[in-house]
RNA sequence: GCUGUUGUAGCUCAGUUAGCAGAGCACGUCCUUGGUAAGGACGAGGUCAUGGGUGCAAAUCCCAUCAACAGCU
Numbered sequence: 001g002c003u004g005u006u007g008u009a010g011c012u013c014a015g016u017u018a019g020c021a022g023a024g025c026a027c028g029u030c031c032u033u034g035g036u037a038a039g040g041a042c043g044a045g046g047u048c049a050u051g052g053g054u055g056c057a058a059a060u061c062c063c064a065u066c067a068a069c070a071g072c073u
Stems, first nucleotide, its partner, number of pairs: 001072007010025004019056001027043005049065005
């Protein structure tokens, strides 16, 4: 230098078939217990890496950039 994969909640990851952004763990409040663990109910938490394009509508498609990883030279 070229190619590919990945980037979504504090962490690990789904969602990529464009149409309300989700799960588990963690966190907060409450219930249950003599207490703890376990369990249950509710809740908070997101500029979907960044910028642009297409489109009625983009996490999703296209382009560029950035970062991590892998391969080739």